[in-house]
């Protein structure tokens, strides 16, 4: 630097549920837990999808998939 990978080891993040708090709702913030992630870090929701409700110049989801930037470890 460039390719592959998640087996060890160090760190991270945290779905269900579950207790507070919240919204009409899909959720969402926070403890505790730990099904899982190799970008489950950032950005983006006007790319597609799913979903919600008062059904629209309306709102949720980035842990559905595609996408832009950065980045840890290890093998080679």
């Nucleotide at each position: 630097u460039a390719u592959u990978g998640a087996a060890a080891a160090a760190g991270c993040c945290a779905a269900a549920u579950u207790c507070a708090u919240u919204g009409u709702g899909a959720g969402a913030u926070g403890g505790g837990u730990a099904c899982g992630g190799a970008a489950a870090g950032u950005c983006a929701a006007a790319g597609g999808g799913u979903c919600u409700c008062u059904c629209g110049u309306a709102g949720a989801u980035a842990g559905c998939c595609a996408g832009a930037c950065u980045a840890c470890c290890a093998a080679u």
Predicted 3D model of a 76-nucleotide RNA (c-di-GMP-I riboswitch aptamer) from Sulfurovum sp. Rfam family: c-di-GMP-I riboswitch aptamer. Rfam links the family to the GO term cyclic-di-GMP binding. The prediction has a mean pLDDT of 79.